Model confidence (mean pLDDT): 81 of 100. SAM riboswitch aptamer (S box leader) from an Ignavibacteriota bacterium, 125 nucleotides, folded computationally.
């Protein structure tokens, strides 16, 4: 870096380093930020995706070991995250509603839905 698969409306901040921008990227809109922002580094903290541990359940009539859970719970370990829904929109469907005199249609607002693309965790190469 590529593929495949899960998930993102919760949750969690002090301190030193440094000084201009910053919230992936392109455009809009909102926003942090000289009362230090992003970033790094340090402790802390969150969560429960690997893993471990402990209880259910079943496999299996009974115990022990194993093996499965798309159950519960603990948090010593790998990772991760610690402003705002992955900040919101962006592409395509469904619904309302509003305007263009009506039908068909457009646009535009708002709701839901899927896709893309990003971020993360396992596996794979």
């Nucleotide at each position: 870096g590529a593929c495949u698969u899960a998930u993102g409306g919760a949750g969690a901040a002090a301190g030193g380093u440094g000084g201009a921008g910053g919230g992936a990227u392109u455009a809009g809109g909102c926003c942090c930020u000289a009362a230090g922002a992003u970033a790094c580094c340090u402790u802390g903290g969150c969560a429960a995706c690997c893993g471990u541990c402990u209880u259910c359940c079943g496999g299996u009539a009974a115990a022990c070991a194993c093996c499965g859970g798309a159950g519960a719970g603990a948090a010593a370990g790998g990772u991760g995250c610690u402003a705002a829904u992955u900040c919101c929109u962006a592409u395509c469907c469904u619904g309302u509603u509003a305007u263009a005199a009506u039908u068909g249609u457009a646009u535009g607002a708002c709701a839901g839905g899927a896709a893309g693309a990003g971020a993360u965790g396992a596996g794979u190469u």
The sequence was found by an Rfam model in a public genome assembly.